Predicted 3D model of an 81-nucleotide RNA (c-di-GMP-I-GGC riboswitch aptamer) from an Actinomycetota bacterium. The organism belongs to Actinomycetota, within Bacteria.
RNA sequence: AACGACAAAGGCAAACCUGUCGCGAGGCAGGGACGCAAAGCCGGAGGUCUUGCAGUGAUCAAGACGGCUCGGUUGCCGAAC
Numbered sequence: 001a002a003c004g005a006c007a008a009a010g011g012c013a014a015a016c017c018u019g020u021c022g023c024g025a026g027g028c029a030g031g032g033a034c035g036c037a038a039a040g041c042c043g044g045a046g047g048u049c050u051u052g053c054a055g056u057g058a059u060c061a062a063g064a065c066g067g068c069u070c071g072g073u074u075g076c077c078g079a080a081c
Base pairs, nucleotide, nucleotide: 003078004077011036012035016031017030018029019028020027021026034067040073041072042071044070045069046068047065048064049063050062051061052060
């Protein structure tokens, strides 16, 4: 550098429930674990979704997710290859 154990230590937390905020997609907090070796950070490209406009669609504007894929960046551990 690459790789990723039925390894060790530690970490995160889907669905769902409660509270709260938002027109909404959804956010936050608590509970809870399906999973995760970057499920840390960024949100750059694509994607999906919401609201508005509109004339079906496409486009456009403002947003959401980012635990869908890619990209950028930082990083714990060390069996096998």
The sequence was found by an Rfam model in a public genome assembly.